[in-house]
RNA sequence: UUAUCUCGAGUGGCUGAGGGAACAGGCCCUGUGAAGCCACAGCAACCUGGCGGCAAGCGCCAAGGUGCUAACUCCUGCCCGAUACCGGGGAAGAUAA
Repeated sequence: UUAUCUCGAGUGGCUGAGGGAACAGGCCCUGUGAAGCCACAGCAACCUGGCGGCAAGCGCCAAGGUGCUAACUCCUGCCCGAUACCGGGGAAGAUAA
């Protein structure tokens, strides 16, 4: 910089108190075991490989490099519409190339 971010997918072992990015507010998870580490399993399909296709911002298959496996990126914060709820966008962040 570009693309995606309401889909999907967890058990065991070690350990032992926090965690949900940061700040603030809320809400939630957590000794029926947080975070972290390890093992195995799984999800997805960005890159990659193969096949098809004139080609594509295309389709199918695989799973080597990443990523991920509570809650929409947990929600809000700024702007616009609507003013009960809500919708769209932005910022910030995450992941990939």
Notes:
Predicted 3D model of a 97-nucleotide RNA (SAM riboswitch aptamer (S box leader)) from a soil metagenome. The sequence is in RNAcentral, with records from MGnify. The prediction has a mean pLDDT of 87. Of the family's consensus pairs, 97% are formed in the model.